[in-house]
RNA sequence: AGAGUUUGAUCCUGGCUCAGAACGAACGCUGGCGGUAUGCCUAAUACAUGCAAGUCGUACGCGAAAGCCCGCAAGGGUAAGUAGAGUGGCGCACGGGUGAGUAACACGUAGGUGACCUUCCCUUUUGAGAGGGAUAACCCGAAGAAAUUCGGGCUAAUACCUCAUAAGUUUCAUAUAUUAAAAGUUAUGAAAGAAAUGAUUGCCUCUACUUGUAAGCAAUCGCUGAAGGAUGGGCCUGCGGGACAUUAGCUAGUUGGUGGGGUAACGGCCUACCAAGGCGACGAUGUCUAGCCGGUUUGAGAGAACGUCCGGCCACACUGGAACUGAGACACGGUCCAGACUCCUACGGGAGGCAGCAGUAGGGAAUAUUGCGCAAUGGGCGAAAGCCUGACGCAGCAAUACCGCGUGAGUGAGGAAGGUCUUCGGAUUGUAAAGCUCUGUCGGGAUGGAAAAAUGGUGUGAGGUCUAAUAGGCCUUACAAUUGAUGGUACAUCCAAAGGAAGCACCGGCUAACUUCGUGCCAGCAGCCGCGGUAAUACGAAGGGUGCAAGCGUUGUUCGGAUUUAUUGGGCGUAAAGCGCGCGCAGGCGGGUAAUUAAGUCAGGUGUGAAAUCUCAGGGCUCAACCCUGAAACUGCGCCUGAAACUGGUUAUCUAGAAUGUCGGAGAGGGAAGGGGAAUUUCGCAUGUAGGGGUAAAAUCCGUAGAUAUGCGAAGGAAUACCAGAGGCGAAGGCGCCUUCCUGGACGAUGAUUGACGCUGAGGCGCGAAAGCGUGGGGAGCAAACAGGAUUAGAUACCCUGGUAGUCCACGCCGUAAACGAUGAGAACUAGAUAUUAUGGGAAUUGACCCCUGUAGUGUCGCAGCUAACGCAUUAAGUUCUCCGCCUGGGGAGUACGGUCGCAAGAUUAAAACUCAAAGGAAUUGACGGGGGCCCGCACAAGCGGUGGAUUAUGUGGUUUAAUUCGAAGCAACGCGCAGAACCUUACCUGGGCUUGAACUCUCACGAAUCUGACAGAGAUGUCGGAGUGUUCGCAAGAAAAUGUGAUGAGAGGCGCUGCAUGGCUGUCGUCAGCUCGUGUUGUGAAAUGUUGGGUUAAGUCUCGCAACGAGCGCAACCCCCGUUCUUAGUUGCCAUCAUUAAGUUGGGCACUCUAGGAAGACUGCCUGGGUUAACCAGGAGGAAGGUGGGGAUGACGUCAAGUCCUCAUGGCCCUUAUGUCCAGGGCUACACACGUAAUACAAUGGUCGGUACAAAGGGAUGCGAACCUGCGAAGGGGAGCAAAUCUCAAAAAACCUAUCUCAGUCCGGAUUGAAGUCUGCAACUCGACUUCAUGAAGUUGGAAUCGCUAGUAAUCGCGGAUCAGCACGCCGCGGUGAAUACGUUCCCGGGCCUUGUACACACCGCCCGUCACACCAUGGGAGUUGUUUUCAUUUUAAGACGUGACUCUAACCGCAAGGAGGAGAGCGUCUACAGUGGGAGCGAUGACUGGGGUGAAGUCGUAACAAGGUAGCCGU
Repeated sequence: AGAGUUUGAUCCUGGCUCAGAACGAACGCUGGCGGUAUGCCUAAUACAUGCAAGUCGUACGCGAAAGCCCGCAAGGGUAAGUAGAGUGGCGCACGGGUGAGUAACACGUAGGUGACCUUCCCUUUUGAGAGGGAUAACCCGAAGAAAUUCGGGCUAAUACCUCAUAAGUUUCAUAUAUUAAAAGUUAUGAAAGAAAUGAUUGCCUCUACUUGUAAGCAAUCGCUGAAGGAUGGGCCUGCGGGACAUUAGCUAGUUGGUGGGGUAACGGCCUACCAAGGCGACGAUGUCUAGCCGGUUUGAGAGAACGUCCGGCCACACUGGAACUGAGACACGGUCCAGACUCCUACGGGAGGCAGCAGUAGGGAAUAUUGCGCAAUGGGCGAAAGCCUGACGCAGCAAUACCGCGUGAGUGAGGAAGGUCUUCGGAUUGUAAAGCUCUGUCGGGAUGGAAAAAUGGUGUGAGGUCUAAUAGGCCUUACAAUUGAUGGUACAUCCAAAGGAAGCACCGGCUAACUUCGUGCCAGCAGCCGCGGUAAUACGAAGGGUGCAAGCGUUGUUCGGAUUUAUUGGGCGUAAAGCGCGCGCAGGCGGGUAAUUAAGUCAGGUGUGAAAUCUCAGGGCUCAACCCUGAAACUGCGCCUGAAACUGGUUAUCUAGAAUGUCGGAGAGGGAAGGGGAAUUUCGCAUGUAGGGGUAAAAUCCGUAGAUAUGCGAAGGAAUACCAGAGGCGAAGGCGCCUUCCUGGACGAUGAUUGACGCUGAGGCGCGAAAGCGUGGGGAGCAAACAGGAUUAGAUACCCUGGUAGUCCACGCCGUAAACGAUGAGAACUAGAUAUUAUGGGAAUUGACCCCUGUAGUGUCGCAGCUAACGCAUUAAGUUCUCCGCCUGGGGAGUACGGUCGCAAGAUUAAAACUCAAAGGAAUUGACGGGGGCCCGCACAAGCGGUGGAUUAUGUGGUUUAAUUCGAAGCAACGCGCAGAACCUUACCUGGGCUUGAACUCUCACGAAUCUGACAGAGAUGUCGGAGUGUUCGCAAGAAAAUGUGAUGAGAGGCGCUGCAUGGCUGUCGUCAGCUCGUGUUGUGAAAUGUUGGGUUAAGUCUCGCAACGAGCGCAACCCCCGUUCUUAGUUGCCAUCAUUAAGUUGGGCACUCUAGGAAGACUGCCUGGGUUAACCAGGAGGAAGGUGGGGAUGACGUCAAGUCCUCAUGGCCCUUAUGUCCAGGGCUACACACGUAAUACAAUGGUCGGUACAAAGGGAUGCGAACCUGCGAAGGGGAGCAAAUCUCAAAAAACCUAUCUCAGUCCGGAUUGAAGUCUGCAACUCGACUUCAUGAAGUUGGAAUCGCUAGUAAUCGCGGAUCAGCACGCCGCGGUGAAUACGUUCCCGGGCCUUGUACACACCGCCCGUCACACCAUGGGAGUUGUUUUCAUUUUAAGACGUGACUCUAACCGCAAGGAGGAGAGCGUCUACAGUGGGAGCGAUGACUGGGGUGAAGUCGUAACAAGGUAGCCGU
C1' cells in the first nucleotide's frame, strides 16, 4: 500500500467481497511446562447450607457451669468476677456487589456558595458548680405452638432530667461604613442556650480521717462552649457528549411577585392572594435506546465503535411507598406498611430477602472452589494486649488472553526399506531415518533452602519530659528472643536417561503452496468470482507442499481498507442528484476611507486538567509479559496582562454596487372592448346528372326523395395564410389579423438625486402547458369513449366511415409534464472569428446600403483550461467567491402506513421486510436491421432444357424383423462412405465350437520340416493311421537356426464407447477479395490510422491524395492441357513425287498429317478519342489469338465443438471361457407409405426395315482375343496375333440416302408376367446379368413449387475406363452434332466496401415485456381478538409525616394543696403507595378473507420495447 467481481474488450460511476488489528468470547480438532492477568455479556430469575460487622469490663449493674482440689457427708475452694446476656458508648452511611432505572446538573469540565453542614482528627481557647427521678438486666407471675409479649417488684451508669454560670456563640433591635446588591464585617443594647470531674493507674507534697486510704495530688483517656484548620459532603451555574419531525406545539404551581411555612441551606420546595406569563424550528413536548467518565479497540490523522478488568462519580438492594435514629441514610446483611413469592405452624398466627464470598437450580453458545489465612496491606472497636474483617493476601479450576521455554544437537548416501508419482529411464519423501558422537533446558528422583518481618508487646539498658517524687505515666533510642496462610514454594546442587512432550488449517484466482485415484450437475464445496454433466490442481481420499505453532481453524462483534456521508476529503449536462418559475420574513454572506472598541482572533503569564493508562528514559523479577521510579503529555476550561492587521460592534464620511429623475426608440409582454377578411361545415334557392367518397386494395357511408360539382344568399363557431427570420418579448408556463383603452418589464443616452439602501433565501406567498373536475353558456371543424367496415390465426389496434365528452367563453378548483439547455441564483476574471436584433457615436452619402467603434441581447465555430468520454468553451460544464436545493448500489418503490392539501381524480411528505451481485454512463470492435449509399455473382430479368405427374432403378425416412450392421441430416445427408452385399465381403441375427486363442514377440519341453489316407460331422473340428529323418557349428557330448506340436504367464485381440479428449484428411462460406504485421503517429484506454477518400479494376488491380511509411498471407504471374508458327527426331505413324500390291502391302522418302522434346508468340506494345499530362476506359490497325485468349491445378486469416475413433494413427474408459476368435445358415435385397437423385417415355425434328460415312480417349497376360465354323440370339467351338502408335476390345451413334407407319394408348411406350435358354461361379431358392418367343401396366408433356446453363456452352448422340469371377440406368473420362438470349439492376437470394441505429456479443434462430396457472417467502389492508406501556378523571385509603386534638393517660419542673406546664395517645383533617372503576393514546402478537411484491427448471397466451423493432419512442393526464 491494495486486490477480486458488471464488458467480446475499454474507461468511468457504483455497490458487494477479501487480505489487517482487536475480544470478558463460544464451537471443532489437538494439547508438554512455567510466569502474569482475566473469568454469568443471558434471568436486576429463584435460592438449600456456611461464613461476609462488630467491639469496648480503663462507662455500668449482674453473673454461671464442666473440670480439678479439700471434705465421710453437707458443703467449700478454685475455675472466675471468667463465659454469658443486659444498660451504655463508638461503629454498622465505610469496605464489598450490581447496572434495573436514569437523556437528567446523572456525568465530564470550569466556576460559584455574600445561601450551607461536617462524627472521629489537629491547633488555640473556655469550662466541668448544685441536684433529681427512673429503667433494662435480675426475681415473681401471666398469655402463646412459636416468634414474642404483658403485669408486679429491686437496681447502676460516661443512660435521662432540672437549676446555676456564659468569654465567645445564636436571635432580635439600632447606628455607621464597605459593596453592583447584603442575611457578610464593625459598635451598642436586650434575650436565649453547656457539661460526665467520669474512668484507670500511681503517690502521700498539700487537705480529710489519720493505719493507710480518699472526695486530695499527679499522669493518661474521656466530657462542654467557642474560633480556626483538615477531611467529607449539600446546593447553584456556563459549556459538552444519543436516535426519531411519519413526535410541532407544550405548560395552571405552570412563569413571576407579595405574605407565611419549611430546610443545614437558596429556591413554587410548600401554601394563600395577585399578575399572565414561561418553553419551542439554535428542535420544546412526546416516543425509543442508554448508567456517565478517566479510558479501551481501530485508524496516518480527523474520526468511528465500545465503557469488561483497574480508578472517579451516580443509581439500586425482592417490587412499590414511608419515615425513624444519627454528624451523616430515607439505610444491601435496620424499622413500618402494601404486594408477589418461599418456608414454619398446634390454623389462632409468625419468619425471610446472596445485584457480599463460596455454592445450588434455571436460562444459555458460554464463564471457576460450598479452599487456606488474618503472616502482610487496609478498616472497625479498644488505653492496650487483642478481637472482628469471604476487604485483602494466597492457593484451586479453565490454552480464556499475553509473555517465555521445550519437544534435542552434530555427523551421516548403497541417497536403505516402505509410501507416492512415472515418459518405466527415474523422480520424490530425503540427511529425513537407521548408525556413530554429544548435550541435559523442561518433566522425574534426592539434598539444601530463601526474600516477603517490620511494627507491636515482653525482657535488659540509656536519654528526655510532667511532678513534691529516685512512684508512675508519656516520648525517643540500643540489644535480645518472638510472629509466614502461601510452602519445604521460588532458587541452588547432584543423579539417570534422547529417554516422557506436535498439532491444526490450507494448496483454482484473490493468496504462500500440485499431483494421482474415486465420484460423474450425483455426492458435495463456496468469503467473492465460482467449481462438479467420465481425463475435477475447486468435491472425497492419499502422497507431496505451504503457513502458523501448544496451539490452529470456524463463527460472532468492532474499527480499518471505505475519499462508500467526503471538516481534513466527494459530487449533481448524459452515471444517483438543480425545487417548473418567481416574490420574499428569519438566517447566512456582503463595497471604499477614517476613528474607536476588544466579542471573535493572536501572544505571554497563571490555575486546573486525580491516580492508573499511552509515549520516552532508567531500574527490578535469568529474558519477556508484568512491576517500580522519573520525565513528557493530557491538543480542554478558567483567570490576569498585552496586541489591534483581519472579522464583528459603534461613529463619521465617500460613490465604483443598488435605486431614482430626465430624454429616446424596439417588442406575438399582460388585461379589456370593438372590428375585419379567407376557409371548413350546415341551411335556402338555382344549374345539372349518376355517381361521389375513401384506400395499398376495398367496404361501411352519401346519392334518382337528385348527391358530388357549380353559382348566389344566409347562419354559426373556431383559428388568424402571406409578412415570418438561426427574428422579437416574457421569471417560467407561454405569446402571432386590425384598432382603441388600461398596464408590467428590459434596453440606449444623460450623469442631476439618495448614499451600501445589496446578494441569496429554509419555512411562507403567488404564478404555473395539456389532460381532468364543478356551475352556467357555446359547439363550425377536430376528436378519447362508442358503433360500423376492413386487415388478421386473432385485431377490444394501426387504415377507413361516422361520432359523444372534450377542445371555445365566464367564474372556481387541480398543481402536475422528457415543466429540458435533462445545466439553481448572483458577482468578478480568462484568446479570438463570424452572423443577427435594438440603440448610441464617428466617417460617408441625394438616399438606402457599405465601413470603424460602444452598450444590451440572441446564435454558430473555435484556443487555453476542464471532462470518464461525449462534449463545454466570455450565454462555461474554465478560474474563484456567497447563498439555497438535491444525491449516496439495483429491485421492492416514489409504493405501504401516518400526516397535510383536494369535490374527486389524485398530489405532497415518505419507509421497511425481503431479494440480487450487479444496475448504470460514455466510447470501441463486431454482428444484425422489414436503415441508407456504392458494387458484384446464371442472383433476378431475357432465353433453352429439365424436376415436381407415370413406370422402373437407386439412396433415405418410416414400419416390420431373430437380424433387417454402422455412419452421413438445411444449403454443405439422401446413385453419400459402397470404384460394384449370392458365399466371402460382414461389422448384424440364429445355432454349433475354441480359450495364451485366427495373426505377433518372449520363456520351457518335445518332435526336423514336409507330404498324405480313412472315418464322423452342416462345417469348424475331432479320431485313427501312412511316408519322411534334413542344414550349420563342434573330436564328442551337445548347441544353434528355421519350422511344427504342447504347456505356463507376460501379454494378444476388440468395425466396443467417446470426432465434445485428439492427429491426419475432408466439406462449406468461396476462387469471395479479403486477412494481418513491424515501426511511427493519435487516443487515459479498448482501439484507430495504414486498409478510409477521388477515380479505376475480375481483383486491397492500379493510380492520385492523405500521419503515415513499409512488409507478409491471399489476387495476378510462374505449372499443365487446348489454339498459331518454327525447329529437332522419323517407328509400330504418314505417303506429295518414283516403283509395287487386293490393301502404305512392300521398296523408297520424312515434304505433309501425326507423335513428343525444344523454342517463338500477346505486352494495352502501336494509333485516335476520353480521363487529373495518371491509373484506366472506348474504338481501330496488325495478328492464329486482344485486353486475365479458353479450360484445369492452385482454396488467405478464419467460421460451423461441421464430418470421420467403421480407412489409418492415437489419449482415456470398458470386455478378457468374451464385446475376442472359427464355422454353417440367414440378414444387410423385407414393404401400407413418404422424400431425394436418376433412367426410360409419352412420339412424326419421331418409330421400324435396309443401305452408306466420319471420332476421340482408353483397356488388355488367371488378359484382350482375330479370321473361320455352329446357333434366330445370348453364346459356343477355334486359336492366329499381341506385354501393344504393330495384335485385339472395336460395331461408333446421332447424321445422311431410300422405303414404311399418319396421330391412335398407336408399328408410340416398354413395365409386369409366363415359357425356354446362355454365361460366370463350390453354389444364381431367398438374391446375378444377358438372350429368344409370348405378354404389353402406367404414361397423351405433368398443381403449388423448384433446378441447371452465357459458347464449342445448353441440348442431343454414342464410345471407353475403374471396381469386378459375374453383375452399371450410377460414377469418372472421351469425342460427334450443335443453339437461343442478356433491355437492364427496381425486385428475390448470396457476397464485398463505406456509413447509420442498437437495450444484440451463444451476436436477430439475438434480446425481452405483461397477464394467467403452480410452489415458496416476506409484507400492506382486514370484522375483530389479545397483550403491554402510558395518560386523564374518579372511588377507597395502609404505614407515615404535618396540622388539630374539647376525650384518655402522665416519674423528673412549678405549686402547701387543688391543680398547672410539658409529654404521650385515641379521634378528626390534608397529602399519599397498592388496589378498583371509566375514558384516551402509543407499541406489539394474532385473524376468515383480500391487495400488490419478490423468487423459482423446461408451463400457457400473445409480441409491447431494443434496428425506421416493422404504427419512432418517451413524459404528464

About this RNA:
A computed fold for a 1517-nucleotide RNA from a freshwater metagenome, annotated as small-subunit ribosomal RNA. The coordinates come from a structure-prediction model, not an experiment, and the mean pLDDT is 84. Rfam family: Bacterial small subunit ribosomal RNA. Its family is annotated with ribosome and structural constituent of ribosome in the Gene Ontology. The RNAcentral record of the sequence draws on SILVA.